[in-house]
RNA sequence: AAAGCGGGCCGGGCAGCCGCUGACGCAUGUCAGAGGAAAGUCCGGGCACCACAGAGCAGGAUGCCAGCUAACGGCUGGGCGCCGCGAGGCGACGGAAAGUGCCACAGAGAGCAGACCGCCGAUGGCUUCCGAAAGGAGCACAGGCAAGGGUGAAAGGGUGCGGUAAGAGCGCACCGCGCGUCUGGUAACAGACGUGGCAGGGUAAACCCCAUCCGGUGCAAGACCAAAUAGGCGCGCACGCGGCUUCUGACCGCAGGACCUGGCUCGGGUUCGCGCGCGGGUAGGUCGCUUGAGGCAUGCCGUGAGGCACGCCCCAGAUGAAUGGCUGCCCCUCCGCAAGGAGGACAGAACCCGGCUUACAGGCCCGCUUUCCAU
Numbered sequence: 001a002a003a004g005c006g007g008g009c010c011g012g013g014c015a016g017c018c019g020c021u022g023a024c025g026c027a028u029g030u031c032a033g034a035g036g037a038a039a040g041u042c043c044g045g046g047c048a049c050c051a052c053a054g055a056g057c058a059g060g061a062u063g064c065c066a067g068c069u070a071a072c073g074g075c076u077g078g079g080c081g082c083c084g085c086g087a088g089g090c091g092a093c094g095g096a097a098a099g100u101g102c103c104a105c106a107g108a109g110a111g112c113a114g115a116c117c118g119c120c121g122a123u124g125g126c127u128u129c130c131g132a133a134a135g136g137a138g139c140a141c142a143g144g145c146a147a148g149g150g151u152g153a154a155a156g157g158g159u160g161c162g163g164u165a166a167g168a169g170c171g172c173a174c175c176g177c178g179c180g181u182c183u184g185g186u187a188a189c190a191g192a193c194g195u196g197g198c199a200g201g202g203u204a205a206a207c208c209c210c211a212u213c214c215g216g217u218g219c220a221a222g223a224c225c226a227a228a229u230a231g232g233c234g235c236g237c238a239c240g241c242g243g244c245u246u247c248u249g250a251c252c253g254c255a256g257g258a259c260c261u262g263g264c265u266c267g268g269g270u271u272c273g274c275g276c277g278c279g280g281g282u283a284g285g286u287c288g289c290u291u292g293a294g295g296c297a298u299g300c301c302g303u304g305a306g307g308c309a310c311g312c313c314c315c316a317g318a319u320g321a322a323u324g325g326c327u328g329c330c331c332c333u334c335c336g337c338a339a340g341g342a343g344g345a346c347a348g349a350a351c352c353c354g355g356c357u358u359a360c361a362g363g364c365c366c367g368c369u370u371u372c373c374a375u
Stems, first nucleotide, its partner, number of pairs: 001371010012330007020033005035346001039357002042355005047218004059214005064078005079093001080091004094209002099207002101203003116149002118145003123142002125139003129136002157175006176198001177196008222287004232278006240254004256272006294313003298309004331344005
């Protein structure tokens, strides 16, 4: 210098004017006012209410080991496997010898498997061949084999030597695998030695089995205050006459009360037990609500995730729901010869917190790898 790998951070700045929400008791005024993801609502917890002796079933999630944490499906460190020259990246990474299912197409055969091409044909069989005979030669009928070819994602360890009629863990060496012992490591696991010819192919984000964890619902949780109207309960007052009815209530008519119209009366209309108290509940309001597993700095412990100590700080709290608009200067990007013009990523809190995932214009910083060049 080029090409990469990993991690962290910023996310336009300043000023003026006009607004909105909150705090300071009101006013004046002062101060504060979105994010790294506030998003998806996918996990985990706090908190609240309901349920609950304990255990189990069902259901769901997770699944190498150790640790961190309030907890986790998160994070850190390690192991193993795969990928990359490397820095590094990715991995639901328990069990297929409990049982069940599935393995399309192709292929002979996909399951306690199989012979299409092929190889052999030792042994047995056949031959109008050769030979005096022993025997040989030929055929590929019985049969043997699974080395090579072929099919497939996958065909019952791999390479080599021996062996054989041809072959085959049939024998042997090395590698792999299983089992045992020892060593290192907390462990996952690794290594060494011995031993077994090697055993039942794959698939569990198929059912399933094993282990661990999980009670349900979410701030519209939940608590408090509490109007009008209607209905409930209690007390007091009122409850006339007639009809209907056995009586009460209801109903009908008359009388009467209250209200509206109106200055008043008549008239007209509406309506009918009245008043007080209690309690439930609705609208509405208040709380929950932001001081919290909180932030920052320093020191110590730890490889690290983190933990401890001490000091400082208070940093949105709306609810038909604030957090905005305009102007000027600067910054960045694009267009333009210029003057100048256009634009500023993704995105908007709703009880809170820890994570994960997803979106994101542009920019800054740190560590590392490989190759080349120069000294």
Bacterial RNase P class A from a Thiotrichales bacterium, 375 nucleotides, folded computationally. Rfam family: Bacterial RNase P class A. By type it is a ribozyme. Its family is annotated with tRNA processing, dimeric ribonuclease P complex and ribonuclease P activity in the Gene Ontology. NCBI's taxonomy places the organism under Bacteria, Pseudomonadati, Pseudomonadota, Gammaproteobacteria, Thiotrichales. The coordinates come from a structure-prediction model, not an experiment, and the mean pLDDT is 78.